[in-house]
RNA sequence: GCAGAGUAGGACAGGGUGCGUGAAGUGCCGGCUGAACAGGGAGUUGUCAGCCGGACGAAAAGCGGCGGAGAAGCCGCUUGCGGUGCCAGGUCCGCAUCCCGCUGC
Numbered sequence: 001g002c003a004g005a006g007u008a009g010g011a012c013a014g015g016g017u018g019c020g021u022g023a024a025g026u027g028c029c030g031g032c033u034g035a036a037c038a039g040g041g042a043g044u045u046g047u048c049a050g051c052c053g054g055a056c057g058a059a060a061a062g063c064g065g066c067g068g069a070g071a072a073g074c075c076g077c078u079u080g081c082g083g084u085g086c087c088a089g090g091u092c093c094g095c096a097u098c099c100c101g102c103u104g105c
Stems, first nucleotide, its partner, number of pairs: 001105004009093004015087004019082003028054008039100004060079007
């Protein structure tokens, strides 16, 4: 000098298990606070989390049981639906950037 490994995290398709379907959650915008960012150091206008506020916004159906004069209501199950939560794996992407280091040549 050239090539490479490796983080947080992200994306995708499945698995398991929940939640919602009496609308929480997800996604979007703004504010505040905090955290992490490859082996070491620094670190953003990037990433993630919590809280607050704002705008938008949805798919239910069937069966059984209880109930009771009937209806309402309650419980359970099944199939759906939700840019749905969590868990363990898979594939791919992946330090904003700077300095040093590691492996091979």
THF (Tetrahydrofolate) riboswitch aptamer from a bovine gut metagenome, 105 nucleotides, folded computationally. Model confidence (mean pLDDT): 78 of 100. RNAcentral holds the sequence, with entries from MGnify. The model forms 82% of the base pairs in the Rfam consensus. Rfam family: THF (Tetrahydrofolate) riboswitch aptamer. From the family's description: Tetrahydrofolate (THF) riboswitch was first reported for Ames et al. as an RNA motif in 5' untranslated (5'-UTR)regions of folate transport and biosynthesis genes in Firmicutes genomes. Rfam links the family to the GO term tetrahydrofolate metabolic process.